[in-house]
Formats: sequence, C1' cells, structure tokens
RNA sequence: GCCCCCAUAGCUCAAUGGUAGAGCAGUGGCCUUUUAAGCCAUUGACGAGGGUUCGAUUCCUUCUGGGGGCA
Repeated sequence: GCCCCCAUAGCUCAAUGGUAGAGCAGUGGCCUUUUAAGCCAUUGACGAGGGUUCGAUUCCUUCUGGGGGCA
C1' cells in the first nucleotide's frame, strides 16, 4: 500500500427493514441474627457523519477505533 472482518447496556452475546432482548453485574425489596445463596421488581445500549426508504441496529457511503490476510 491492497483486501477481508468486527463495533449493540459496566461485561459476554442476540435481534427477517416495522417501537432493541437475554445472562452476569448494578439498584430497591422479600427471606436470613448477619453475610452469602435464593426469590421478586427495576435502571441502563445500537461508534460518528451523510444517503436510500413511509420507516434503518439492519441496506449504501465516508470517517474513527480494533482484529486478520497478502505484499
């Protein structure tokens, strides 16, 4: 230099173009002499810009960051 892949919650991961879910973690409550465990409830996210579309996490494009391959 060229090519490919990835970016979603604090972490690990889902999600046919149609109002983004789960587990763990956090918070509150129940239980317990207390802690842990258990149960119930709850907070929290689509890397940035532009485009297509009635509608974009999803499709296109540019950038940013990360990973891999070739030279």
Source information:
Predicted 3D model of a 71-nucleotide RNA (transfer RNA) from a bacterium. The coordinates come from a structure-prediction model, not an experiment, and the mean pLDDT is 81. It matches the Rfam family "tRNA". Rfam describes the family as follows. Transfer RNA (tRNA) molecules are approximately 80 nucleotides in length.